This is a predicted structure of a 483-nucleotide part of an RNA (small-subunit ribosomal RNA, 3' major domain) from an uncultured bacterium. The prediction has a mean pLDDT of 81.

Context: one part of a larger RNA
RNA sequence: UGACGGGGGCUCACACAAGCGGUGGAGCAUGUUGCUUAAUUCGAUGCAACGCGAAGAACCUUAUCCUGGGUUUGACAUGUACGGAUUAGCUCGGUGAAAGUCGAGUGACGCGGUUUACCGUGGAACGUACACAGGUGCUGCAUGGCUGUCGUCAGCUCGUGCUGUGAAGUGUUGGGUUAAGUCCCUUAACGAGCGCAACCCCUGUCGCUAGUUGCUACCAGGUAAUGCUGAGGACUCUAGCGAGACUGCCGGUGUCAAACCGGAGGAAGGUGGGGAUGACGUCAAGUCCGCAUGGCCUUUAUGCCCAGGGCUGCAAACGUGCUACAAUGGUCGGUACAGAACGAUGCAAGACCGUAAGGUGGAGCAAAUCGCGAAAGCCGGCCCCAGUUCGGAUUGAGGGCUGCAACUCGCCCUCAUGAAGUUGGAAUCGCUAGUAAUCGCGGAUCAGAACGCCGCGGUGAAUACGUUCCCGGGCCUUGUACA
Numbered sequence: 001u002g003a004c005g006g007g008g009g010c011u012c013a014c015a016c017a018a019g020c021g022g023u024g025g026a027g028c029a030u031g032u033u034g035c036u037u038a039a040u041u042c043g044a045u046g047c048a049a050c051g052c053g054a055a056g057a058a059c060c061u062u063a064u065c066c067u068g069g070g071u072u073u074g075a076c077a078u079g080u081a082c083g084g085a086u087u088a089g090c091u092c093g094g095u096g097a098a099a100g101u102c103g104a105g106u107g108a109c110g111c112g113g114u115u116u117a118c119c120g121u122g123g124a125a126c127g128u129a130c131a132c133a134g135g136u137g138c139u140g141c142a143u144g145g146c147u148g149u150c151g152u153c154a155g156c157u158c159g160u161g162c163u164g165u166g167a168a169g170u171g172u173u174g175g176g177u178u179a180a181g182u183c184c185c186u187u188a189a190c191g192a193g194c195g196c197a198a199c200c201c202c203u204g205u206c207g208c209u210a211g212u213u214g215c216u217a218c219c220a221g222g223u224a225a226u227g228c229u230g231a232g233g234a235c236u237c238u239a240g241c242g243a244g245a246c247u248g249c250c251g252g253u254g255u256c257a258a259a260c261c262g263g264a265g266g267a268a269g270g271u272g273g274g275g276a277u278g279a280c281g282u283c284a285a286g287u288c289c290g291c292a293u294g295g296c297c298u299u300u301a302u303g304c305c306c307a308g309g310g311c312u313g314c315a316a317a318c319g320u321g322c323u324a325c326a327a328u329g330g331u332c333g334g335u336a337c338a339g340a341a342c343g344a345u346g347c348a349a350g351a352c353c354g355u356a357a358g359g360u361g362g363a364g365c366a367a368a369u370c371g372c373g374a375a376a377g378c379c380g381g382c383c384c385c386a387g388u389u390c391g392g393a394u395u396g397a398g399g400g401c402u403g404c405a406a407c408u409c410g411c412c413c414u415c416a417u418g419a420a421g422u423u424g425g426a427a428u429c430g431c432u433a434g435u436a437a438u439c440g441c442g443g444a445u446c447a448g449a450a451c452g453c454c455g456c457g458g459u460g461a462a463u464a465c466g467u468u469c470c471c472g473g474g475c476c477u478u479g480u481a482c483a
Stems, first nucleotide, its partner, number of pairs: 001483002003480003007477006015467002019431005026323008034314002042053002065309007074132001078131006089106007109122005134298002137296003143292002145287003148283001150281001155194006161170003174185003200275004205243007215232002219230003246269001249263005325424001329383007342371002346365002351360003390421001395416007437459007
């Protein structure tokens, strides 16, 4: 100087407390361990691995995964030498699961020599030989780059000066204050840098500009009905530019300070709400299987091609979720209201067929124009507390869709079947407001395949006295058998 202490003081945070809803019990989905297996490819492992890499394993993907078949200048790159014209390519046949392998046929291009034929030569391609290619092989403890984490915590440092023999200290401590090393005062320090804040984006109010594909108050036309049409820019909206919030104003407290408390006005008040933004560093943290890369290893194989299988295997354990156990509900009928996305190998309306999944067909739309479109809600009927009209696992049968192909191993529909489950031990998680809870919708990936992920809106709470305690962090101080 740090680190540590079941030392002390101050302080913060959904850390506790106050509340609301979960997980832990059930079934299923998914990841992991274990076991099994010819193989169940590899990585990630306290927080910070475990719906993680994987924004999507039937084949492909896919990997030293397994079994089997094949290939050796190679699936791919560059170069050298030689070769022939049966060349490249295309077609056909044998064999084969395919890859491949064997054979047959057809058959190009440029330049020169006299036009065709023919001869020579060249580019590309092919073949042979050689340099080499190749490797998701090893090492993340050789690395770059990127990322997680403490933590959006308020810290981390430097120059000069001063103090100390020196390591170092001071500044950065102290008194207040703040979300903040934020600001003020004091002060052997005076300044500065990286962080904080601000500048950026979205959102909340208003104004100006613009008015189509959006809108419809006034006027007119028309319809069974609808901004449907003429028309209009008022309103909503769209999207560009501005205004607005700064403790600016008032009162009080405070050291005549910084600031705090209350109030006014205001759409908004003290960082308005949300996002992006992550200091010096820590964990030899993660990644050589995104990519790059040193070294090592491999070269008729640890490279490459192919078929089938596996990654989906199931006594069990754990994590993360979904669906429930019901009446604030279930079911049937009627009826209303979003936002943000997406659409050409696409989204697909009206119509018709089918109980339905879906099919036929195809208007319109490269889209503020066309399409995709809510559920909870509200109104009415039934159920009457039961393993039920709760719950939907499992299983049987019949279908639909995608795709070369749904057996291993996809999703969906209908009929039948109708399991566990009556609110979950110890323990444990999230959340402070348009939040939790609850309800649906969209997107990426994607032929098909979400209960996951990323977004969007609808409905919309309870509680916070407070900082004694638990966990983690910051500052000062103290002790030390630690470095």